Notes: Predicted 3D model of a 169-nucleotide RNA (Lysine riboswitch aptamer). The coordinates come from a structure-prediction model, not an experiment, and the mean pLDDT is 78.
RNA sequence: GAGUCUGAUAGAGGCGCGGCCGACAAAAGUACCUUCGCAAAACGGGCAGGAUACCGGAAGGGAAAGGGGAAGCCGCCGAGGGAGCGGGAAAGACCUGAGUUUCCGCGUCCCGGGCCGUCGGAGAACAUCCGCCGGACUGUCGCAGGAUCUGCGGAGCGCUGUCAUGACU
Numbered sequence: 001g002a003g004u005c006u007g008a009u010a011g012a013g014g015c016g017c018g019g020c021c022g023a024c025a026a027a028a029g030u031a032c033c034u035u036c037g038c039a040a041a042a043c044g045g046g047c048a049g050g051a052u053a054c055c056g057g058a059a060g061g062g063a064a065a066g067g068g069g070a071a072g073c074c075g076c077c078g079a080g081g082g083a084g085c086g087g088g089a090a091a092g093a094c095c096u097g098a099g100u101u102u103c104c105g106c107g108u109c110c111c112g113g114g115c116c117g118u119c120g121g122a123g124a125a126c127a128u129c130c131g132c133c134g135g136a137c138u139g140u141c142g143c144a145g146g147a148u149c150u151g152c153g154g155a156g157c158g159c160u161g162u163c164a165u166g167a168c169u
Base pairs, nucleotide, nucleotide: 002169003168004167005166006164007163008162009161010160011159014077016076017075018074019073020072024068032061033060034059035058036057043056044055045054047097048096049095050094080111081110082109083108084106085105086104087103088102089101090100112138113137115135116134117133119131120130121129122128140154141153142152143151144150145149
C1' cells in the first nucleotide's frame, strides 16, 4: 500500500414507507322525523343457528357512525406490510359463536421497491386494503458480452461512502 472480514457511522433507491390532519366521494335518498293510509294471518327482512319482538304503503323533509381519502404536515429508508402463534374485545332488542373484524404481544416465517392485469379474501361498495400468480419497469450487487449499453442471475441478513488503535492475508 492492497484485499477480505468485523465493528461504528453517514447515505442512496422513488408513483418509496408509516403516522397526523383532512377537501371530498360513498354510506343514502338509507336511518330517522312529519302528514296521510293500513283488520288479522300468511309472506318477506337482519352474519349463522335458536327464541321472541320489531319492521314492511304513499308524499314531504332528511342525517350520522364505522369503512375510505386529494392536498398539506411530521417522522423515516425493514421504512414497513403480510402470515402464523398467544391473549383480549365486538355483533346495535335477547342467547350461543364456526368463521370474520379489531386491539396488544412475539429472538417464528415470507417480502429490494412501486406500477399494471387475472384470480382469491376483507368490505354495503364500481371506495379502499391484503394475498397468490403473470407482466413490463426500477435501484443495487455479481457474472458474461459485440461495454456509458445489452443479456442472465441474486436478495435489504443487501448496496454505497467514511472511520477504526480492530482481526486475518